[in-house]
């Protein structure tokens, strides 16, 4: 310099052939217990990496850019 994956919630990840985004942990509440842990119920949390395009709509496709890894050379 050139190719290639990935980029979602405090963390670890799933998702959708394009139609209002989910899970486990973590946290808060409650309920159980003499308490604590456990456990079982509710809750809060996201400009889908950031720009632009194409669509009636975009995390999803198309381009470009940043970033993290990995190979070439």
């Nucleotide at each position: 310099g050139c190719c290639g994956a990935c980029g979602u919630a405090g963390c670890u990840c799933g998702g959708u052939u394009g139609g209002u985004a989910g899970a486990g942990c973590a946290c808060c509440c409650c309920a159980u217990u003499g308490g604590u842990a456990a456990u079982g119920g509710g809750g809060a949390g996201g400009u889908c990496a950031u720009c632009g395009g194409u669509u009636c709509g975009a995390u999803c496709c198309c381009g470009a850019u940043c970033g993290u890894c990995g190979g070439c050379u």